The RNA shown here (Lysine riboswitch aptamer) has 188 nucleotides and comes from Mesobacillus foraminis. The sequence was found by an Rfam model in a public genome assembly. The prediction has a mean pLDDT of 77. Its Rfam family is "Lysine riboswitch aptamer". About the family: Riboswitches are metabolite binding domains within certain messenger RNAs that serve as precision sensors for their corresponding targets. Rfam links the family to the GO term lysine biosynthetic process. For this family Rfam cites "Riboswitches Control Fundamental Biochemical Pathways in Bacillus subtilis and Other Bacteria" (Mandal et al., Cell, 2003). NCBI's taxonomy places the organism under Bacteria, Bacillota, Bacilli, Bacillaceae, Mesobacillus.

RNA sequence: CGAUUGAGUAGAGGUUGCAACUUUUAUUAGUAAAACGCAUGAGAUAAAGAGAUAUCAUGGACUGCGUUUGAAAGGAAAAGUUGCCGAAAUAUGCUUUAACUCUCUUUUAAAGCAUAUUGGGGCUGUUAUCGAAUAGGUACAGCACUGUCACGUUUCUUGACCAAGAAAUGUGAGGAGCUAAUCUUCGG
Numbered sequence: 001c002g003a004u005u006g007a008g009u010a011g012a013g014g015u016u017g018c019a020a021c022u023u024u025u026a027u028u029a030g031u032a033a034a035a036c037g038c039a040u041g042a043g044a045u046a047a048a049g050a051g052a053u054a055u056c057a058u059g060g061a062c063u064g065c066g067u068u069u070g071a072a073a074g075g076a077a078a079a080g081u082u083g084c085c086g087a088a089a090u091a092u093g094c095u096u097u098a099a100c101u102c103u104c105u106u107u108u109a110a111a112g113c114a115u116a117u118u119g120g121g122g123c124u125g126u127u128a129u130c131g132a133a134u135a136g137g138u139a140c141a142g143c144a145c146u147g148u149c150a151c152g153u154u155u156c157u158u159g160a161c162c163a164a165g166a167a168a169u170g171u172g173a174g175g176a177g178c179u180a181a182u183c184u185u186c187g188g
Base pairs, nucleotide, nucleotide: 001187002186003185006183007182009180010179011178014085017084018083019082020081021080022079023078024077025076033069034068035067036066037065038064039063043056044055045054047106048105049104050103051102052101088118089117090116091115092114093113094112095111096110097109098108099107119146120145122143123142124141125140127139128138129137130136148173149172150171151170152169153168154167155166156165157164158163
């Protein structure tokens, strides 16, 4: 000086990047629950089932109707703050905890670990699922948009030519990526 291997460091994508927290608002809902009255008349108490124990119950359990009072959580929107760029999300498996007085099976939710997929958000659609919901989320498919890199073409600028930079356009790839500098490795 050049190429390239490896290492950590710092960055970029976007005006809806990702996630968390706080406040407000609508919905949940005139629902759950409680009190009273009437009816009924023997069981009732867990997210579901089975068994056991305990408690309540003809001084009326459970349930239905009526009147009065009347929520909350999760999810959503807006604003603000914080942390970040596999940010994060999803699926499968395992472990733990909670929903139950105990045991077993199942289900749901949260946390952790492992593996795999996804560059990013948007719109549309069908089906499935979560959800009170025609809100919204997740999965799948399609559509264009956007960012990066590689290759090709065209134009402009610098320039003697090569070449370099910028813009547009086509194809492809995929974040374990890309860019920048530093150290390291290799070659001269």